[in-house]
Context: one part of a larger RNA
RNA sequence: CUGGGCUUAAAGGGCGUGUAGGCGGAGUGGCAAGUACCUUGUGAAAUCCCCGGCUUCAAUCCGGGAACUGCUUGGUAUACUGUCAUUCUUGAGGCAGGUAGGGGUCACUGGAACCUUAGGUGGAGCGGUGAAAUGCGUAGAUAUCUAAGGGAACGCCUGUGGCGAAAGCGGGUGACUGGGCCUGACCUGACGCUGAGACGCGAAAGCGUAGGGAGCAAACGGGAUUAGAUACCCCGGUAGUCUACGCCGUAAACGAUGCGCACUAGGUUCGAGAGGUUCUGACACUUCUCGAGCCGAAACAAAAGCGUUAAGUGCGCCGCCUGGGGAGUACGGCCGCAAGGCUAAAACUC
Repeated sequence: CUGGGCUUAAAGGGCGUGUAGGCGGAGUGGCAAGUACCUUGUGAAAUCCCCGGCUUCAAUCCGGGAACUGCUUGGUAUACUGUCAUUCUUGAGGCAGGUAGGGGUCACUGGAACCUUAGGUGGAGCGGUGAAAUGCGUAGAUAUCUAAGGGAACGCCUGUGGCGAAAGCGGGUGACUGGGCCUGACCUGACGCUGAGACGCGAAAGCGUAGGGAGCAAACGGGAUUAGAUACCCCGGUAGUCUACGCCGUAAACGAUGCGCACUAGGUUCGAGAGGUUCUGACACUUCUCGAGCCGAAACAAAAGCGUUAAGUGCGCCGCCUGGGGAGUACGGCCGCAAGGCUAAAACUC
């Protein structure tokens, strides 16, 4: 190099945009770089292989052949690859008309609950637990009513449902804005797929500066439990949780399943749209496209299972794996304010 793999055994990059590269639809023509065949020169000798010979035999040795799979000269062929030219429309994109949606950013705004403050009623308990206690309360708590203020989260609708590349997204209104899907087939004419590097996005926690702080709550204090209890339970409670800006860049970032294209039985449910049937029509039935689930034929799979949303059958490109521990560690490099992240061994050992 060839070869084997990656749902769960080791192994899919957290996700996207995209550079180089790799790969790439249909027709016609030119060239002949790749390719095939013929040919020129070369490919030292020895070695290996074959044939013959010497020595009584053999190794050795001697002669001849083959081989040296390579490079090179000239020519022929033109299917395929390549390249140049030209044409095409089905891939891709655009355009027009519709359409669903918690997709994103910002501003404004609403009610329930909770807390605080002020006032009214009221007068001894409340709270909490398995049971208690710590705690709160005659300086008037709990309960109840009124008013004001505050921050965070949005019940029902809610779904086996929708949107987004992923992370993720849920009260209402407005502004700005991204993508998808359906129908038409008017335009461009392969403009495509993937994507090493690179760049961007990236839950929670954590970090910096400035705010904010109702509830909850690491740490911490107290009460219990217990042999002990640095816990589970209870009473408190600070970072944090929230906002803006800037970092961090990780996760069981999971469908533990990379992206794209094509092909290979069906049934059923839900979501978006278009067409048909009926005099019209809600509705119903039915056909098609896209999406989201369940069940299953063949096939696949160690099995569990998967099965047109493939883990089936193929092609293209990328990432990754190679026994367990040592170790996702050390060292070095790069990044970071730090915490740490990325890259990534060996000795030794079983």
Predicted 3D model of a 350-nucleotide part of an RNA (small-subunit ribosomal RNA, central domain) from an uncultured bacterium. The coordinates come from a structure-prediction model, not an experiment, and the mean pLDDT is 87.